RNA sequence: GUCCCGUUAGCUCAGUAGGUAGAGCAUUUGACUUUUAAUCAAAGGGUCGGCGAUUCGAGUUCGCCACGGGACA
Numbered sequence: 001g002u003c004c005c006g007u008u009a010g011c012u013c014a015g016u017a018g019g020u021a022g023a024g025c026a027u028u029u030g031a032c033u034u035u036u037a038a039u040c041a042a043a044g045g046g047u048c049g050g051c052g053a054u055u056c057g058a059g060u061u062c063g064c065c066a067c068g069g070g071a072c073a
Stems, first nucleotide, its partner, number of pairs: 001072007010025004019056001027043005049065005
């Protein structure tokens, strides 16, 4: 320098025929228990790395940039 992959809730990740976002763990509350743990139930928590473009509508398509990883030179 060229190319490829990744960047979504505190953490690990899903979300691929574009229709305003989910799971597990964690956290909080309640139930149960002598207490803790475990178990069960509920709740809170993100607008999807940044800026633009396309579209009635974009996490999901296109361009540029940033960060991480990889291949080649």
Molecule: transfer RNA
Organism: uncultured Bacilli bacterium